A computed fold for a 102-nucleotide RNA from Niallia endozanthoxylica, annotated as Purine riboswitch aptamer. The RNAcentral record of the sequence draws on Rfam. NCBI's taxonomy places the organism under Bacteria, Bacillati, Caryophanales, Bacillaceae, Niallia.
[in-house]
């Protein structure tokens, strides 16, 4: 001197994992078919549309309304899921010191 290299590392650089909040998409919406219940009831299935988009496409409550037929209405509350952005923890590696040992 040179190779290889435990273990340490305050800040840096990248990578991604965990978690948080924000933004975007949709309105947890609507259409359409088929069966079902009847005021102690008002539901089930399937099928489409919506998204530069995978998925989802319901729940809980409340008021109304339908005088027994065949149809439901508003209102509230409360998620997922794709994409972006910013956090937070923290993994790896680069980098810095470097015992040991050739």
């Nucleotide at each position: 001197g040179u190779a290889u290299a435990a273990a340490u590392g305050a800040a840096u650089a990248c990578u991604g994992g965990u978690u948080c909040u924000c933004g975007u998409a949709u309105a947890a919406u609507c259409c359409u078919g088929g069966g079902a219940a009847u005021a102690u009831g008002g539901c089930c299935c399937a099928a489409a549309a919506g998204u530069u988009u995978c998925u989802a496409c319901c729940a809980a409550g409340c008021u109304a309304c339908c005088u027994u037929a065949a149809a439901u209405a508003g209102c509230c509350u409360g998620a997922c899921u794709a994409c972006g952005a910013g956090g937070u923890u923290g993994u790896g590696u680069a980098c810095a010191u470097a015992a040991a040992u050739a």
Background
Of the family's consensus pairs, 100% are formed in the model. Its Rfam family is "Purine riboswitch aptamer". Its family is annotated with purine nucleobase biosynthetic process in the Gene Ontology. From the family's description: Riboswitches are metabolite binding domains within certain messenger RNAs that serve as precision sensors for their corresponding targets. Allosteric rearrangement of mRNA structure is mediated by ligand binding, and this results in modulation of gene expression. A class of riboswitches that selectively recognises guanine and becomes saturated at concentrations as low as 5 nM. In Bacillus subtilis, this mRNA motif is located on at least five separate transcriptional units that together encode 17 genes that are mostly involved in purine transport and purine nucleotide biosynthesis. It has also been shown that some members of this family are specific for adenine instead.